[in-house]
Context: one part of a larger RNA
């Protein structure tokens, strides 16, 4: 180097957009780089291999053959890959028409409920626990009623439903705005798939500057219980919200890279579209496309997976290679810190 693997055993980058690379539909002509063949020189002797001779045998010596996977030059072949060239429409796309959706962004408005504050009504308790106590209350609380400020979330409708490339996304209106499906016709005409570096976005916590604080609640403080009680309680700062820069990690999970092709079924459910029955609008039956259970082959070490494969195959990328030191150290790069990505070795079992 061939060789193995990567749902759970060590392994799929978090995500997608793309550069170069690798790969690449169908079909004419043509080249001949790759391939194929033939023939020419070349490939030193020795040695190794086969086979003869010599030294009584051998080792050793010698004749003769094969090998030397290669290179070069030259004469063919033209399936196939590949260069050129023309055409095609099935992969991709792009116009017209429809459809569902928490898909994202800015602006506005809304109601219930928590907490303050104003006033009324009223009197002794309220809160909390396993039981207290702190704590709140006669300076009138808790309860109820009227009224007022503000943050912050969107109850029911909510569904193994829905959109998204993942992280995620749930009042209501209005605007901008991305992408999916579906059905037919019509155009381009291979314009594709992957994707080292790259660039983008990335839950929460953190961090810088400014606002904002109703509730919640790391650290704190008190009060309790215990052997202690960092758990319980009562209070409560950051923070959670906002905007406008950072941070770049997560069990970032389907713990399962993207894209294609192929390979029995059976059931639900979302969003189209055909057809047939009915128009008491609700049935049936095929189809695309999503999401879900159960299960033929087959697969796997079981567990399970199973047309949405972990099946049968193919193109590209990532990534593993005992446990432990360890995702450390020490160089980088990045970052305002916190750290993040790149990532070892003695030693040890």
């Nucleotide at each position: 180097c061939u060789g193995g693997g990567c749902g759970u055993a060590a392994a799929g980058c978090g995500u997608g957009c793309g550069u170069a690379g690798g790969u690449g539909g169908u079909u004419u002509g043509u080249u001949a780089a790759g391939u194929c063949u033939g023939a020419u020189g070349u490939g030193a002797a020795a040695g190794c291999c086969c086979u003869g001779g010599g030294c009584u045998c051998a080792a050793c010596c010698u004749g003769g053959g094969a090998a030397u996977g290669g290179c070069a030059u030259u004469g063919g072949a033209a399936a196939c890959u590949g260069g050129c060239u023309g055409a095609c429409u099935g992969g991709a796309g792009u116009g017209c028409g429809g459809u569902a959706g928490a898909g994202g962004g800015u602006a506005g408005u809304g109601g219930a409920a928590u907490u303050c504050c104003c006033g009324g009504u009223g009197u002794a308790g309220c809160a909390g626990u396993g039981a207290a106590a702190u704590g709140c209350g006669u300076a009138g609380a808790u309860a109820u009623c009227g009224g007022g400020a503000g943050g912050a979330a969107c109850a029911u409708c909510c569904g193994u439903g829905g959109c998204g490339a993942a992280g995620g996304c749930g009042a209501c209106u209005a605007c901008c705005u991305g992408g999916a499906c579906c059905a037919g016709c019509a155009c381009u005409g291979a314009c594709a798939c992957u994707g080292a570096g790259g660039c983008a976005c990335g839950a929460a916590a953190g961090c810088g500057u400014g606002g904002g604080g109703a509730g919640c609640a790391a650290a704190c403080a008190g009060g309790a219980u215990u052997a202690g009680a960092u758990a319980c309680c009562u209070g409560g700062u950051a923070g959670u919200c906002c905007a406008c820069g950072c941070c770049c990690u997560a069990a970032a999970c389907g713990a399962u890279g993207c894209g294609a092709a192929c390979u029995g079924g059976a059931u639900g459910u979302u969003g189209g579209g055909u057809g047939c029955a009915c128009u008491u609008a609700g049935g049936c039956a095929c189809u695309c496309a999503g999401u879900a259970u159960c299960g033929a082959a087959g697969c796997u070490a079981a567990c399970g997976c199973g047309u949405u494969a972990a099946g049968u195959u193919c193109g590209c990328c990532g990534c593993c290679u005992g446990g432990g030191a360890a995702g450390u150290a020490c160089g980088g790069u990045c970052g305002c810190a916190a750290g993040a990505c790149u990532g070892a070795a003695a030693c040890u079992c």
The part of an RNA shown here (small-subunit ribosomal RNA, central domain) has 349 nucleotides and comes from Lysobacter zhanggongensis. The organism belongs to Lysobacter, within Bacteria.